[in-house]
Context: one part of a larger RNA
Molecule: small-subunit ribosomal RNA, 5' domain
Organism: metagenome
């Protein structure tokens, strides 16, 4: 020169795009960060409204509503975020292998989808407990749960899924009884509605079993991967075989037995450091350094330990078993781990708000409406960086004033200011004001399936409702008005830029040479002047 997750000093208008605990993997108050299905199931309120009754306290029905909340059950919580401690490793990168494997959700496709059985929670009564909670006694469901059958299972759901025949019940009309009406009763036919069983056709969500795909993952091997030999030898499940267990799977991964073997100056062991890489920086290049953001891999989630569920874990916001802390206790016993957003405390040269919204985007359940998400969009904050803009513009004296130098004549500042005359970016103020929306629901057409004009599913049309945190933001338009906006660093050589006063080896500079001791362009102040400019300088780091 350049670069920086930089931090200090001085100085600081906008606005857009990026990043902001490099130290303490230190400790943490309080919110929040995973839920969702009522089209899997038993059940099931409250407020509010409305009537109606009252002894005016208040009671009763409907609604609300099969709605919230809990519960059994599903599926999801193994994604997503977060940190780099730990690892020098098949961890990472790269190329191959796997006839040694697995794979929930999703694609495609065959084939089924049968009979029973016993419990349990909520619930209701009840024992103990300060609390967490433990208990006892009855009731009950099912896609929960266990047998039979099967190669295997949920004879399941869609508030009895839609539709056809047919029945059944309102209702309407006829008739019969009454004087009438109301009300009862009994018979037929039309037509509305409506139920539920029965057959028939069918739809759309599941469930089992199989092959195939695709994702997504385990396992295996080549070769690559810091520094030290002031570590030189290391090894006993070690190194192969055989049975044998274990796993989805290979395999000393376990275990008996046998053999004695297997590494190493091509650096084994051992010690120190370190997550690895795409890629950042730099630099003509070879090299050198680094490993923040963003992406991919991999480890951890107080610390060691374990397993359990589950396709997936040995599970950050599950369980269990030792330990450090902190909290509660009625002393019997109990709960708790921000390396998730936001925030405190401490450490430290040092780093943000305990903000808004699901609108979009992507997840997670759900048929679907929707619901949830500190992922994510946004907003706040810091000149931490990058990049854009402004602070005005033209004319204007042999040229004010001030200040500085000065041979006192003069010169510098300097067209700079004054003044004229313009101009209207930022910021100010008014008015108007988005794109980001795609979708969803109604309605209407076509169109597969289908016995169908139904249901379902795809197209499609819609001058028909509706959904934006940001943000009344951006960006338009007008007002008004030179009005609010310049600073820091240097000036002996290296270097661009000198003069005066003060100071007297003193106060001081100072990156290397080196200034200072009475005329100091090198210290201090001041004119001037040189560079950069919303920055400018200093330190630290790295090329």
């Nucleotide at each position: 020169g350049a670069a920086c997750u930089a931090a200090c000093g001085c100085u600081u208008g906008u606005g857009g795009c990026g990043u902001g605990u490099c130290u303490u993997a230190g400790u943490c108050a309080u919110g929040c960060a995973a839920g969702u299905c009522g089209a899997a199931c038993g059940a099931g309120a409250a407020a509010g409204c409305u009537c109606c009754c009252u002894u005016c306290g208040g009671g009763g029905a409907g609604u609300g509503a099969g709605u919230a909340a809990a519960g059994u059950g599903g599926c999801g919580a193994a994604c997503g975020g977060g940190u780099g401690a730990g690892u020098a490793a098949c961890a990472c990168g790269u190329g191959g292998g796997u006839a040694a494997c697995c794979u929930g959700c999703c694609c495609u496709u065959g084939a089924g989808u049968u009979g029973g059985g016993g419990a349990u929670a909520a619930c209701a009564c009840u024992u103990c407990u300060a609390a967490c909670g433990a208990g006892g006694u009855g009731c009950u469901a099912a896609u929960a749960c266990c047998g039979g059958a099967u190669a295997a299972u949920a004879a399941g759901g869609c508030g009895u899924g839609g539709c056809a025949u047919a029945u059944g019940c309102u209702g309407u009309c006829g008739c019969c009884u009454u004087c009438a009406a109301a009300g009862g009763u009994g018979g037929c036919c039309u037509c509305u509605g409506u139920u539920u069983c029965a057959u028939g056709c069918u739809g759309c969500c599941g469930c089992u079993c199989g092959a195939g795909g695709a994702u997504g993952g385990g396992c295996c091997c080549g070769c690559g991967c810091c520094g030290u030999a002031u570590u030189a030898g290391c090894u006993u499940g070690u190194u192969g075989g055989u049975g044998g267990g274990g796993u989805a799977a290979u395999g000393g991964c376990c275990u008996a037995c046998c053999a004695a073997g297997g590494c190493g100056a091509c650096g084994a062991u051992g010690c120190g450091u370190a997550g690895c890489c795409g890629g950042c920086c730099u630099g003509a290049g070879a090299g050198g350094g680094c490993g923040a953001a963003c992406g991919g891999c991999c480890a951890c989630a107080c610390u060691g330990g374990a397993a359990c569920u589950g396709a997936g874990a040995c599970a950050a916001g599950g369980u269990c078993c030792a330990g450090u802390c902190c909290c509660c206790u009625a002393c019997g016993g109990g709960g708790g781990c921000c390396a998730g957003c936001a925030g405190u405390c401490u450490a430290g040269a040092a780093a943000u708000u305990u903000g808004c919204a699901c609108a979009a985007u992507c997840g997670a359940c759900g048929a679907a409406a929707g619901u949830u998400g500190g992922a994510u969009g946004c907003a706040g904050u810091g000149a931490c960086g990058c990049c854009a803009c402004g602070u005005g513009g033209a004319g204007g004296a042999u040229g004010a004033a001030g200040c500085c130098c000065c041979u006192c004549g003069g010169g510098g500042u300097g067209u700079a200011a004054a003044c004229u005359c313009c101009u209207g970016u930022c910021a100010g103020a008014a008015g108007g004001g988005a794109a980001g929306a795609a979708g969803g629901c109604g309605c209407g057409g076509g169109u597969g399936c289908g016995a169908a004009u139904a249901a379902c599913g795809c197209c499609u049309g819609u001058u028909g409702c509706u959904u934006g945190a940001c943000g009344g933001u951006a960006c338009c338009u007008u007002c008004a008005a030179a009005g609010g906006a310049a600073g820091c660093u240097c000036c002996g050589g290296c270097u661009a830029a000198c003069u005066a006063c003060g100071u007297g080896c003193c106060a001081g500079c100072a990156g290397c040479c080196g200034c200072g001791g009475u005329a100091a362009u090198a210290c201090g102040u001041a004119g001037u002047g040189a560079g950069c400019g919303a920055g400018c300088g200093u330190u630290g780091u790295u090329c």